[in-house]
């Protein structure tokens, strides 16, 4: 160089054939339990969906540039 594949909360990963207010778990926080922690058990938070552009009544999801990362080939 050329293909493909990833890219969603601080971290690991869901989201179905394009459809309701984007969800889990882990961490941090707050509480409850406990002499005091560990576990466990409640509760809040925490999102530019990498970054533009298009299509579409509606895009995490299609289409296209570009970026970061992986694998293959040359």
């Nucleotide at each position: 160089g050329c293909a493909c594949c990833a890219u969603u909360a601080a971290c690991u990963c869901a989201a179905c054939u394009g459809g309701a207010u984007a969800g889990a778990g882990u961490c941090g926080c707050c509480g409850g339990c406990u002499u005091c922690g560990a576990a466990c058990c409640g509760g809040a938070a925490g999102g530019u969906u990498g970054c533009g552009a298009g299509u579409u009544c509606g895009a995490g999801u299609c289409u296209u540039g570009c970026a970061u990362g992986g694998u293959g080939c040359a």